[in-house]
Predicted 3D model of a 261-nucleotide part of an RNA (large-subunit ribosomal RNA, domain VI) from bacterium 1XD8-76. Its mean pLDDT, the model's own confidence on a scale to 100, is 87. Rfam family: Bacterial large subunit ribosomal RNA.
Context: one part of a larger RNA
RNA sequence: CGCGGGAUAUCUGAGGGGAGCCGUCCUUAGUACGAGAGGACCGGGACGGACGGACCGCUGGUGUACCUGUUGGGGACCAAACCCAUGGCAGGGUAGCCAAGUCCGGCAGGGAUAAACGCUGAAGGCAUCUAAGCGUGAAGCCCCCCUCAAGAUGAGAUAUCCGCCCCGAAAAGGGAGAGGCCCCUCCGAGACGAGGAGGUAGAUAGGCGGGAGGUGUAAGUGCAGCGAUGCAUGUGCUGACCCGUACUAAUAGGCCGAGAG
Numbered sequence: 001c002g003c004g005g006g007a008u009a010u011c012u013g014a015g016g017g018g019a020g021c022c023g024u025c026c027u028u029a030g031u032a033c034g035a036g037a038g039g040a041c042c043g044g045g046a047c048g049g050a051c052g053g054a055c056c057g058c059u060g061g062u063g064u065a066c067c068u069g070u071u072g073g074g075g076a077c078c079a080a081a082c083c084c085a086u087g088g089c090a091g092g093g094u095a096g097c098c099a100a101g102u103c104c105g106g107c108a109g110g111g112a113u114a115a116a117c118g119c120u121g122a123a124g125g126c127a128u129c130u131a132a133g134c135g136u137g138a139a140g141c142c143c144c145c146c147u148c149a150a151g152a153u154g155a156g157a158u159a160u161c162c163g164c165c166c167c168g169a170a171a172a173g174g175g176a177g178a179g180g181c182c183c184c185u186c187c188g189a190g191a192c193g194a195g196g197a198g199g200u201a202g203a204u205a206g207g208c209g210g211g212a213g214g215u216g217u218a219a220g221u222g223c224a225g226c227g228a229u230g231c232a233u234g235u236g237c238u239g240a241c242c243c244g245u246a247c248u249a250a251u252a253g254g255c256c257g258a259g260a261g
Stems, first nucleotide, its partner, number of pairs: 001151001005162007015148004021049007033038001051105005059099004066092005071085004109143003116136004165175003179256004183199005204249003207245005213238003220233005
């Protein structure tokens, strides 16, 4: 921009993409078969590998804005803290993201076939699966399963909303109008657009309150010890998580948007 007025939701599915794997064991059955050695088809069940998708309760990884310990240095000194040294180094670790973790998938079924095996059957009194006709039959083909999808210009459907009004003598132009956008607060969304949640009639983000989780018992004080330090009391601190709460910021405002066969 188009889709024969303009919108908001929800669909249909022409067509496209994905998936499609394999093994071992038990059983049938030491049966059929075979002199024996050996050893099945068909069918039923269990487990596993690789691959794929999803997820984070478990096991773990990461987790430089969380907690702790500690070395050297610094701002005169002590205590408490802070800064620099690769995040100084080290021990842990929430959320998120992950796999090595967990769950799920390939199944089953229908249709048409290949090789192959058949029925009926002539040419050619017989025979013949083929010439007419009809079957069975693959991990393969089409459907079924997952997914994208109406620019499918062949531009589809359903429901609902606003419309065929106002100003203007009329045309032009303007207004109002369902709805949408700009702008702003953000996100399990994201390169940017886009998508989604919100914008005071408000829990969208921050802050604050409480909680979970993490660190691991703060400071201060007392006691013991010459002291380093230890013990007691007391927990302290805390990013992303959960619930709540208008304290802060989403203020104010602007723009687009039908008149239709």